[in-house]
RNA sequence: GGAGUCGGCCGGGCAGCCGCUGCGUCGCGUGUAGGCGUAGAGGAAAGUCCGGGCUCCAUAGGGCAGGGUGCCAGGUAACGCCUGGGGGGCGCGAGCCCACGGAAAGUGCCACAGAAAAUAUACCGCCUACGCACCUACGGGUGCCGGUAAGGGUGAAAUGGUGCGGUAAGAGCGCACCGCGUUCGGUGGCAACACCGGCGGCACGGUAAACCCCACCCGGAGCAAGACCAAAUAGGGGGGCAAUGGUGCGGCCCGCACGGCUCCCGGGUAGGUCGCUUGAGGUGCGCGGUGACGCGCAUCCCAGAGGAAUGGCUGUCCUCGACAAAACCCGGCUUACAGGCCGACUCCGCUC
Numbered sequence: 001g002g003a004g005u006c007g008g009c010c011g012g013g014c015a016g017c018c019g020c021u022g023c024g025u026c027g028c029g030u031g032u033a034g035g036c037g038u039a040g041a042g043g044a045a046a047g048u049c050c051g052g053g054c055u056c057c058a059u060a061g062g063g064c065a066g067g068g069u070g071c072c073a074g075g076u077a078a079c080g081c082c083u084g085g086g087g088g089g090c091g092c093g094a095g096c097c098c099a100c101g102g103a104a105a106g107u108g109c110c111a112c113a114g115a116a117a118a119u120a121u122a123c124c125g126c127c128u129a130c131g132c133a134c135c136u137a138c139g140g141g142u143g144c145c146g147g148u149a150a151g152g153g154u155g156a157a158a159u160g161g162u163g164c165g166g167u168a169a170g171a172g173c174g175c176a177c178c179g180c181g182u183u184c185g186g187u188g189g190c191a192a193c194a195c196c197g198g199c200g201g202c203a204c205g206g207u208a209a210a211c212c213c214c215a216c217c218c219g220g221a222g223c224a225a226g227a228c229c230a231a232a233u234a235g236g237g238g239g240g241c242a243a244u245g246g247u248g249c250g251g252c253c254c255g256c257a258c259g260g261c262u263c264c265c266g267g268g269u270a271g272g273u274c275g276c277u278u279g280a281g282g283u284g285c286g287c288g289g290u291g292a293c294g295c296g297c298a299u300c301c302c303a304g305a306g307g308a309a310u311g312g313c314u315g316u317c318c319u320c321g322a323c324a325a326a327a328c329c330c331g332g333c334u335u336a337c338a339g340g341c342c343g344a345c346u347c348c349g350c351u352c
Base pairs, nucleotide, nucleotide: 001348002347003346004345005344006343007342008341009340010339012317013316014315015314016313017312018311020040021039022038023037024036025035026034028031042323046334047333049332050331051330052329053328054222055221056220057219066218067217068216069215070214071085072084073083074082075081086100087098088097089096090095101213102212106211107210108207109206110205123152124151125148126147127146131144132143133142134141135140160178161177162176163175164174165173179202180200181199182198184197185196186195187194188193226274227273228272229271236265237264238263239262240261241260246258247257248256249255281300282299283298284297285296286295287294288293318321
């Protein structure tokens, strides 16, 4: 100097004027008014994909169904998140990616090509030892019955690879090494797992974000949750006025139901109030831990609306400003993002 990897941070600045919302305060004309002061969106407030708090409903325990998660250990209120580690893959490297339990329980599926795509099988090729028939110049030859999976060919994928032995030709058929498996032993590790040794000729392709099996987890609905106050109108319950009367059950009796006035009670609607922002909170320091994180001390209060505020205009400067804006709260994930800053590290080239 070039190329790259990882982590963190910022997201136009300043000034003036006019506004908006919350809170505090002031005075009086007591108003959803005014003056003054103060605070006022984000790293994703987003998507609403996970997890939790909170609220109401349901709920003995357990099971079924359904859904989710899926290497190990730890963190956490919890998680599908995070940290550390193991295994696999990619990269020269810093680093990055992985739903990463089970296919020797069962079922299903595997286009085209190919003999065969899974109870295996044999197109070309190779072989002719054994058995049978025929021929023979007696060396053998031809055919049948067969053997084989070494070679070719098809395919994304074809029953482990290399070598030696073996054989008619071959073949884990035998052996060595590699690979694979192992509810075997040892060593290290909490563990996943790694290494060493033994054993097994290898135990029958792939696919489980296909059904399924195994292990673990999960009650439902959501702030329009929910709680409180509470008109008008209509309706409900109870008492009294209240006579032994009125109306209906087609005439009568019994019985039943209904109606007037007044007082009391309770439910719900409109409307209002709360829930509402002090919280698994922020910052600083110290301690423990590789880390996620935890503990202690100090300090700070940082939007809370309810048609929904955080804006507009002007001046000026610069690198000319992206994605996008709270609506109960919090922890994550994912996605979007003009431009800029900082730190750590890797590789290449050159120079000293």

Predicted 3D model of a 352-nucleotide RNA (Bacterial RNase P class A) from a Gammaproteobacteria bacterium. RNAcentral records the identical sequence in 2 taxa. RNAcentral holds the sequence, with entries from ENA. Its Rfam family is "Bacterial RNase P class A". The family's RNA type in Rfam is ribozyme. The prediction has a mean pLDDT of 77. Taxonomically the source falls in Gammaproteobacteria (Bacteria, Pseudomonadati, Pseudomonadota). Of the family's consensus pairs, 95% are formed in the model. It is recorded under the gene name rnpB.